[in-house]
Molecule: c-di-AMP riboswitch aptamer (ydaO/yuaA leader)
Organism: Chloracidobacterium sp.
RNA sequence: AAAAGUUGAUCACCGAAGCCUUGAGGAUCUUCCAAAAGGCGCGGGGGAACCAUCAGGACACCGAAAUUCGGCCGUCCCGGGGGGCGAAGCGGGACCAGAACCGCGGGGAUAAUCUUUCGUUCCUAGCCCGGCAGCUAACCUCGUAGGUGUUGCAAAGAAGUGAC
Numbered sequence: 001a002a003a004a005g006u007u008g009a010u011c012a013c014c015g016a017a018g019c020c021u022u023g024a025g026g027a028u029c030u031u032c033c034a035a036a037a038g039g040c041g042c043g044g045g046g047g048a049a050c051c052a053u054c055a056g057g058a059c060a061c062c063g064a065a066a067u068u069c070g071g072c073c074g075u076c077c078c079g080g081g082g083g084g085c086g087a088a089g090c091g092g093g094a095c096c097a098g099a100a101c102c103g104c105g106g107g108g109a110u111a112a113u114c115u116u117u118c119g120u121u122c123c124u125a126g127c128c129c130g131g132c133a134g135c136u137a138a139c140c141u142c143g144u145a146g147g148u149g150u151u152g153c154a155a156a157g158a159a160g161u162g163a164c
């Protein structure tokens, strides 16, 4: 001197995950960090009418023309179901499994006010509920984390500016 790493700040990215108030407690102690609680904002789930949808079997119960048929609030079997957050779905690969990989579809980045297009470049996971939930006004309820460091002197439009 450079690189790597660590800590803090600024700016920015994915995501709902931001801002404010109080503040147990802690520390590098007159400044910071911060459990927990509350508010605003943002996001999710449940939940009428109308509309939509309408697995199976056994027992019990009710009706009748009564060893049959129909209804069915209840119990058991059945788990081969069903559902939620999220972009993360479908098909092939593959006769039974699985992976690489491929196609279609879906999602992000490509900052310097925002949007779109083109090109380029990545992702297409994971977790949860527990037999149960369609939509859904009122109403009820939950979350507000975690992880990162991109940039083409490309084109167009809008906004803004005294002008750029």
Stems, first nucleotide, its partner, number of pairs: 011149004018040005025033003041144006051134001056077004061071004081132001082129004089104004105124006113158005118152001